RNA sequence: UAAUUAUCAAGAAAGACUGAGGGAAAGGCCCUGUGAUGUCUUAGCAACCUGUAAACUCUGGUUAUAAAGGUGCUAAUUCCUGUUUGCUGUUACCGGCAAAAAAGAUAAUGU
Numbered sequence: 001u002a003a004u005u006a007u008c009a010a011g012a013a014a015g016a017c018u019g020a021g022g023g024a025a026a027g028g029c030c031c032u033g034u035g036a037u038g039u040c041u042u043a044g045c046a047a048c049c050u051g052u053a054a055a056c057u058c059u060g061g062u063u064a065u066a067a068a069g070g071u072g073c074u075a076a077u078u079c080c081u082g083u084u085u086g087c088u089g090u091u092a093c094c095g096g097c098a099a100a101a102a103a104g105a106u107a108a109u110g111u
Base pairs, nucleotide, nucleotide: 003109004108005107006106007105008104013042014041015040016039017038021031022030023029026081027080028079043074044073045072048070049069050066051065052064053063055062056061078103083100084099085098086097087096088095089094
């Protein structure tokens, strides 16, 4: 770092130092000296990997439970939109609703 699979409407913040940007890109909208960002500490959330238990079993897995360990996360649905399809309002090239895709994030696998 290509690729594969799964999930993404829930949940969970304080402090120290730093000191102006941040929310992936674009457009929008928003957060921010009442402190962005980054690092560290402590705490928490969740349950992907993991532990335990039971049942079934095609041995792949499903359910419940735990949170010691490996990750992750702790403004806003992945903040919203972008592409396609269906339905629909309309004068409309502008909108609304639903589904899917793409992109992205995280985990597990992995060349």
A computed fold for a 111-nucleotide RNA from Mucilaginibacter dorajii, annotated as SAM riboswitch aptamer (S box leader). Its Rfam family is "SAM riboswitch aptamer (S box leader)". Gene Ontology term of the family: regulation of gene expression. Lineage of the source: Bacteria > Pseudomonadati > Bacteroidota > Sphingobacteriaceae > Mucilaginibacter.